Bacterial RNase P class A from a sheep gut metagenome, 319 nucleotides, folded computationally. It matches the Rfam family "Bacterial RNase P class A". Rfam describes the family as follows. Ribonuclease P (RNase P) is a ubiquitous endoribonuclease, found in archaea, bacteria and eukarya as well as chloroplasts and mitochondria. Its best characterised activity is the generation of mature 5'-ends of tRNAs by cleaving the 5'-leader elements of precursor-tRNAs. Cellular RNase Ps are ribonucleoproteins. RNA from bacterial RNase Ps retains its catalytic activity in the absence of the protein subunit, i.e. it is a ribozyme. Isolated eukaryotic and archaeal RNase P RNA has not been shown to retain its catalytic function, but is still essential for the catalytic activity of the holoenzyme. Although the archaeal and eukaryotic holoenzyme s have a much greater protein content than the bacterial ones, the RNA cores from all the three lineages are homologous -- helices corresponding to P1, P2, P3, P4, and P10/11 are common to all cellular RNase P RNAs. Yet, there is considerable sequence variation, particularly among the eukaryotic RNAs. Identified in Yersinia as Ysr151/RnpB. By type it is a ribozyme. The prediction has a mean pLDDT of 75.
[in-house]
Order: sequence, then structure tokens, then C1' cells
RNA sequence: CGUGAUCGCUGCUGCAAGUGCCGAAAGGCCGCAGGAGAGGAAAGUCCGGGCUUCAUAGGGCAGGAUGCCGGAUAACGUCCGGUGGAGGUGACUCCAAGGCCAGUGCAACAGAAAUAAACCGCCAGUCUGACUGGUAAGGGUGGAAAGGCGGUGUAAGAGACCACCGUCCUCUUGGUAACAAGAGGAGCCAUGUAAACCCCAUUCGAAGCAAGACCGCAUAGAAGCGUUGACGUUGCCCGCCAGCUUCAGGUAGGUCGCUUGAGAUUAGUGGUAACAUUAAUCCUGGAUAGAUGAUCACGCAACGACAUAACCCGGCUUA
Repeated sequence: CGUGAUCGCUGCUGCAAGUGCCGAAAGGCCGCAGGAGAGGAAAGUCCGGGCUUCAUAGGGCAGGAUGCCGGAUAACGUCCGGUGGAGGUGACUCCAAGGCCAGUGCAACAGAAAUAAACCGCCAGUCUGACUGGUAAGGGUGGAAAGGCGGUGUAAGAGACCACCGUCCUCUUGGUAACAAGAGGAGCCAUGUAAACCCCAUUCGAAGCAAGACCGCAUAGAAGCGUUGACGUUGCCCGCCAGCUUCAGGUAGGUCGCUUGAGAUUAGUGGUAACAUUAAUCCUGGAUAGAUGAUCACGCAACGACAUAACCCGGCUUA
């Protein structure tokens, strides 16, 4: 830890119930029988909702979130499938994956130079080892140096020119699409960065079960504001209402909300899948200072981990 038995704890259902017990009251307890009684994460409170109130409906701006395509879902920042990229021998794993041709920024150090530059080098000229001019192929620095590579050409070189790549544009084919393959054209506006500001697309009310509702008991008002104030709302517009703010006093009781739910299990059908749908079966905590424990016996593939509900559910993350 598991199984069984006995006793105990909590709650539910049914029956019973009396001038019983507690209480100021509302209300609660006590008897009998039956059944039930922590998770897969109950943790975190990171997302999304159901539900409750504001409340009679909002509008723009600001702000937040998401960010390839298609689908699932109540919804999501979740899940499924695919595309592209990265890693890996591979099975697979990961992605904060729109836009740098709207604009503005940043790129330390090193290096000659980081929005366009010449340190070494190569070539030419002059004179005798220095100067002038040309160059950006070679070398150095760096994460990144005028797209790469092989040639033509040149005084030496260079997309200066050519072929092949790369980039961009157009078209064809396939695909729902992201995208992929192919053809043609153009010497091609230098790079990176948006988990930089920003732009674009989609989307978002706030607060929260200590929400909120009812019952009982008790109580105490005072001062200030009125072109003030509350609410929708963080601010503005607009709307609606008539009250609002500060100080002080009473109330610490009881009941509901509270568990049948976008529920679970099994099977069929559809779908690659997430999931949907149909049928059958099942009902599984509602505590309120907070319940599930004790004893005995037996057992082991396991010697028994992480841990223990508080309105509920779908995920994610962590142990």
C1' cells in the first nucleotide's frame, strides 16, 4: 500500500418524531434503516468560460492580448492536422512563424571603413624609394565588408560582360490555403534587428462565491457638497439616475447559493485526427475552524511516491 472484519466520523435519502435539548430569535440537534465519502495533479492562480452584481443601451480614443494555413471547441494564449524553418544518423523534437518596399531607431569592441570606406596588397607614372593616380579581385579585423562561384576581359581589376546559383517580377501546373514544382524576363534600389519603437489583421466591459439573495436581532447619528455626486468607465464624449463624501455607532447569528454538470462510462456511425453524433447505463464531497480515523487478520511483481476539495468546468505549467 491492497483485501476483509469490527468500532468510530461527516453528509444525503426515506421513515419516525415530542409541550425533548440548544438558542434572544431566525434556526439547529437528538432516533431507525439504506447508500455515499479527495486527485491525476485537488498544487500554481498562468489562460478561457459558466454563474452573480453593476444594469437601461452605448461611442471613439487610449490600453491589453493573439499573430503561417485549415479545422475542433462554449471559449482560449488550448488541442488536431498541414506548410515553412531549426536540430538530430534516425525514430522524432522545437519555433515569440504577419510586415524592414509606411516611417523612425540600433549595430558596442575590433577594423581603414558598418548606410559606402582603403590598412596591407595589385597596376601605372615620375623621380630613386618616396609621392601621385587607378583598383576593390587577394589578405587582415569582425556576427555581418558593394550577393556566391567558374570564365571573358583589363595596365591591374570589378555584374563591366557571360553561364550556373541566389534575389525580384510575371505566368503555368498542383493544393481550400499556407505553400511547392516549372518556364520566361530583369544586372538586380547593399546586411541584420520588430521577445526595437512602430504599421497591419483579429479580438477584449469591470468586479468577483468573502459574488449575491433571504431571515432574525440590534442600532445613532453628525458635518460637508448641489455647475456637487454615483453608475455605464482607467480617462473623454454621450446617456441615465438623485444623491454622494468624511467621521462616528450597531450588526461577528442563521439559511440559501452548494453541486445533475458545455457530466462520466461503454458501444455504433462519421472524420487522418482533435472531435461530433446516436443509443444504453450511472449519480460519485458539499465541510464551515473545517469530516474519511482506529484496531485486528491476511497478502505482495510492488514495502507503498507527489500529495489531500471548499462555487463549478475546459486547458496549460510544475512535483